[in-house]
Molecule: Bacterial RNase P class A
Organism: Bacteroidales bacterium UBA7009
RNA sequence: UUAGCAGGUCGGCUUGUCGCUCCGCUUGAAACAAGAGCGGAGAGGAAAGUCCGGGCAACAUAGAGCACCAUACAGGCUAACGACCUGCAGGCAGCAAUGCUUGGUCCCUGGAACAGCGACGAACGGCACCUUACUUGUAAGGUGAUGAAACGGCUACACUAUGGGUUGCAAUCCCAUGUAAACCGGCGACAGAGGGCUGCUCGUCCGAGCCGGAGGGUAGGGAGCGUGAGAGCGGCAUAGUAAUAUGCCAGCCAAGAUUAAUGACAAGCGCACGGGUGCAGGUAUGCUUCCCCAUAAACCGCCCCGCGUACAGAACCCGGCUUACAGACUUGCUAAUUUU
Numbered sequence: 001u002u003a004g005c006a007g008g009u010c011g012g013c014u015u016g017u018c019g020c021u022c023c024g025c026u027u028g029a030a031a032c033a034a035g036a037g038c039g040g041a042g043a044g045g046a047a048a049g050u051c052c053g054g055g056c057a058a059c060a061u062a063g064a065g066c067a068c069c070a071u072a073c074a075g076g077c078u079a080a081c082g083a084c085c086u087g088c089a090g091g092c093a094g095c096a097a098u099g100c101u102u103g104g105u106c107c108c109u110g111g112a113a114c115a116g117c118g119a120c121g122a123a124c125g126g127c128a129c130c131u132u133a134c135u136u137g138u139a140a141g142g143u144g145a146u147g148a149a150a151c152g153g154c155u156a157c158a159c160u161a162u163g164g165g166u167u168g169c170a171a172u173c174c175c176a177u178g179u180a181a182a183c184c185g186g187c188g189a190c191a192g193a194g195g196g197c198u199g200c201u202c203g204u205c206c207g208a209g210c211c212g213g214a215g216g217g218u219a220g221g222g223a224g225c226g227u228g229a230g231a232g233c234g235g236c237a238u239a240g241u242a243a244u245a246u247g248c249c250a251g252c253c254a255a256g257a258u259u260a261a262u263g264a265c266a267a268g269c270g271c272a273c274g275g276g277u278g279c280a281g282g283u284a285u286g287c288u289u290c291c292c293c294a295u296a297a298a299c300c301g302c303c304c305c306g307c308g309u310a311c312a313g314a315a316c317c318c319g320g321c322u323u324a325c326a327g328a329c330u331u332g333c334u335a336a337u338u339u340u
Stems, first nucleotide, its partner, number of pairs: 001336010012269007020042008044311001048322002051320005056168004063202004068164005073087004088103006104159002109156003117125001127144008172223004183213005194206004228253001232252002234249006270309002273306004278302002281300002283296004
């Protein structure tokens, strides 16, 4: 210098005009409300996927068995996880840095193309050759032929161990309004219809109404809802290979919509890409002791023109995983080449 591998941070900015949502204060006003004024705040590293784990809420109580699902080397870390960190033993790709992937058991049951006599009760076999014994050719043993694998393995749909109550903010809780609290049919009222836990069974509990038909009324407001959990963010220190843990600061407060706000327009800047009969600061070439001067193909820089500005948008919250991503900066490592 080029190419690659593994991480980290950021991922647009400024001004003006108009506009939106929330919070606080003032006014409105006797009291709400609308409106007006002032001040403050207003999307992400993934908000995506809905793949996992939790918080939280409800199911009166949350029992047992089966089913179903998940995990499976060793140690650590965490609120927890199938996540994460370190290590051990393998397989594949790569020159390498690295990346992907595997890890309990084989007693029972199932699976394995082709090749092979034969594929896992084939078989105390079959074929070829050799040795020994007996002897009309039999018995025993050994070697070989296919294939990854032929008496000894692999694997999962099998088995073992461990774990899992269910549903999910469209959860759940409260208030207001309104009607037809009526009509028809079926079942039932402790000899229990129907229902909950729960996918099924047992068990247990609630229960005087339930199921269906035709018809009528309503669909509004609030909480949950944002200071978080020993699980908020930021900084510093210590321990640890690391994941992470502990302590200190009293540093920061950073959306809360509900058909769903955080925007529109204009100008300029930054950054990326492309172009140029541009400049000549570096650099290169020519002349040359040097300076000066001239030139400009390549490289850096400046100037001009054009063009673009990634993935993308909260909806209860948090910890992970997976996926998408123009570009800028930065740390470590690998390979090749060159120079010293």